[in-house]
Molecule: TPP riboswitch aptamer (THI element)
Organism: uncultured Neomegalonema sp.
């Protein structure tokens, strides 16, 4: 010296369903069901098309698997572990 896994700042990008109840309200999943928020930001499965899809659950569902090595999808700065290279000094 370069690489840049991690974290932060500022900025940006998402999704919000489904069931009971006359109603504030209560249940079920999840990180997060319009919130003090919670998720992801190119090494991208946060989300969105395919999808009013197949298969399997349940009172019901975007529960849970396929689809998916599909096709789309939002960043820059700081600091910076392991790791490489190169010079130095001892030995």
């Nucleotide at each position: 010296u370069g690489c840049g896994a991690g974290u932060g700042g500022c900025a940006g990008g998402g999704g919000c369903g489904c069931c009971c109840g006359a109603a504030c309200g209560g249940g079920c999943u999840g990180a997060g069901a319009u919130g003090c928020a919670c998720c992801c930001u190119u090494g991208g499965a946060a989300c969105c098309u395919g999808a009013a899809c197949c298969g399997g659950a349940u009172c019901g569902u975007a529960c849970c698997g396929g689809c998916g090595u599909a096709g789309g999808a939002a960043g820059u700065c700081a600091c910076g572990g392991u790791c490489a290279g190169c010079g130095a000094a001892u030995g």